[in-house]
Context: one part of a larger RNA
RNA sequence: GAUUGAACGCUGGCGGUAUGCUUAACACAUGCAAGUCGAACGGAAACGAUACUAGCUUGCUAGUAGGCGUCGAGUGGCGAACGGGUGAGUAACGCGUAGGAAUCUACCUGAUAGUGGGGGAUAGCCCGAAGAAAUUCGGAUUAAUAUCGCAUAAUCUCUAUGGAGUAAAGUGGGGGACUUUCGAGCCUCACGCUAUCAGAUGAGCCUGCGUAAGAUUAGCUUGUUGGUGAGGUAAAGGCUCACCAAGGCGACGAUCUUUAGCUGGUCUGAGAGGAUGAUCAGCCACACUGGGACUGAGACACGGCCCAGACUCCUACGGGAGGCAGCAGUGGGGAAUAUUGGACAAUGGGCGCAAGCCUGAUCCAGCAAUACCGCGUGUGUGAAGAAGGCCUUAGGGUUGUAAAGCACUUUCAAUUGUGAAGAAAAGCUCAGUGAUAAUACCACUGAGCCUUGACGUUAACUUUAUAAGAAGCACCGGCUAACUCCGUGCCAGCAGCCGCGGUAAUACGGAGGGUGCGAGCGUUAAUC
Numbered sequence: 001g002a003u004u005g006a007a008c009g010c011u012g013g014c015g016g017u018a019u020g021c022u023u024a025a026c027a028c029a030u031g032c033a034a035g036u037c038g039a040a041c042g043g044a045a046a047c048g049a050u051a052c053u054a055g056c057u058u059g060c061u062a063g064u065a066g067g068c069g070u071c072g073a074g075u076g077g078c079g080a081a082c083g084g085g086u087g088a089g090u091a092a093c094g095c096g097u098a099g100g101a102a103u104c105u106a107c108c109u110g111a112u113a114g115u116g117g118g119g120g121a122u123a124g125c126c127c128g129a130a131g132a133a134a135u136u137c138g139g140a141u142u143a144a145u146a147u148c149g150c151a152u153a154a155u156c157u158c159u160a161u162g163g164a165g166u167a168a169a170g171u172g173g174g175g176g177a178c179u180u181u182c183g184a185g186c187c188u189c190a191c192g193c194u195a196u197c198a199g200a201u202g203a204g205c206c207u208g209c210g211u212a213a214g215a216u217u218a219g220c221u222u223g224u225u226g227g228u229g230a231g232g233u234a235a236a237g238g239c240u241c242a243c244c245a246a247g248g249c250g251a252c253g254a255u256c257u258u259u260a261g262c263u264g265g266u267c268u269g270a271g272a273g274g275a276u277g278a279u280c281a282g283c284c285a286c287a288c289u290g291g292g293a294c295u296g297a298g299a300c301a302c303g304g305c306c307c308a309g310a311c312u313c314c315u316a317c318g319g320g321a322g323g324c325a326g327c328a329g330u331g332g333g334g335a336a337u338a339u340u341g342g343a344c345a346a347u348g349g350g351c352g353c354a355a356g357c358c359u360g361a362u363c364c365a366g367c368a369a370u371a372c373c374g375c376g377u378g379u380g381u382g383a384a385g386a387a388g389g390c391c392u393u394a395g396g397g398u399u400g401u402a403a404a405g406c407a408c409u410u411u412c413a414a415u416u417g418u419g420a421a422g423a424a425a426a427g428c429u430c431a432g433u434g435a436u437a438a439u440a441c442c443a444c445u446g447a448g449c450c451u452u453g454a455c456g457u458u459a460a461c462u463u464u465a466u467a468a469g470a471a472g473c474a475c476c477g478g479c480u481a482a483c484u485c486c487g488u489g490c491c492a493g494c495a496g497c498c499g500c501g502g503u504a505a506u507a508c509g510g511a512g513g514g515u516g517c518g519a520g521c522g523u524u525a526a527u528c
Base pairs, nucleotide, nucleotide: 001528002527003526004525006524007523008522009521010520013375014374015373016372017371018370019368020367021333026331027330028329030328031327032326035078036077037076040075041074043071044070047069048068050065051064052063053062054061055060056059085286086285087284094211095210096209097208098207099206100205103203104202108199109198110197111196112195113194114193115192116150118148119147126139127138128137129136130135156165157164158163170191171190172189173188174187175186178185179184212258213257214256219249220248221247224246225245226244227243228242229241230240231239261283262282263281264280265276266275267274268273288309289308290307291306292305311322312321313320314319339365341364342363343362347361348359349358350357351356378408379407380406381405388399389398390397391396412469414464417461418460422455427449428448429447430446431445432444433443434442472517473516474515475514476513477498478497479496483512484511485510486509487508493500494499
């Protein structure tokens, strides 16, 4: 000199853009943060509409009707493995980079083939029982895209190459003939379902090289190193096991100890390098502590389960409940770090045919000079060089064109009104094309209509009024830009270094004046 996720002191007008627990991976009250689908299913607790019945106060109350809009709880599907947080652990194939072969991959895309016919249950509901509760048990009954056989089946799997084995599910819209037990069959379209192949995406595994300090750590290792066989995995492999051999690593630093998430990057520097790893992005690890598996395409799963432990809470003492390193917020720690806000309008995600629902992701707003950038606090004129202050050799000098006065301007803030862009979709109507038996329905394309904004009293423009509302901080002995007086008297004090102060201190304290920077200025800490 540059820099910072900074803090402290004094001061503080506005806007834009960023950033904001670096400490206790300490403990957490409360609310929210993952749901959705009735176009899978049996159904109907609530709300609404309609119809009917009864009572009457004549527009209300009660009841009936899942027939309708819908829908609590439940079965079922998909999602919950993403998104969000944190950096405790980890010196490691963890990360970075370059390669590799023995693998899996839901949803999505392309292709081929299929989607026949049956069965038995079980939630819920109903009845009963136990318990303070959490919850649990028994009986009866019921549905499915839940579940189980049968059939069919290869380009799939196994194989001794003869063969053997293996699947599925329906739902909704529309409909001319034909059939009909009036339910529908049947046809068609859409969404599904099953099998196989391929792609895409994502993931698992292996290897070369690189990746902190200590030798006041020199030896370490027995599934250890390799082989054979078996088991196991989606998959190679001591991954595991039996047997066999005695290997393997190490001064090119093994082992041990300490410290640490890694990277793109960031800061500094002419560069080489040094330091660092907040925000943003990629990877990894973790979710009260330790261990374990279940489900699933995917987890050994932050807001799932089981066991153990510590802690907190409820209890009828028999037994139960919990996990903010999600967003806010609280206590605590600390020099120190924000609102228990708004909205799904946009972007993205989950579910759904869709409408839509959910989304503390996200977008916004609030707080903070925490940082960077921009703007303002007026402009011109004005010598009687006013008054006052300070100094003085008492003549004057200086503050100082500074003020007052006069003339102007009105940014920003204040005030009045107007008012973009962020919105494209979806929906409705019409036309065309595709599909079809079809002019229904459905899909696509085009035209028109109709709306959807949290921010938001938005940005921007405009009206009105007035210099009106807006300057401080540090320093002045040398380094280092800037000097005099008073007070003090080795005292009080200053100080980054040299050093100042013991009676005329430009170095302490105050004043006047000056210098530097300026909504900041200085100090402290840290890095180059």
Molecule: small-subunit ribosomal RNA, 5' domain
Organism: uncultured Gammaproteobacteria bacterium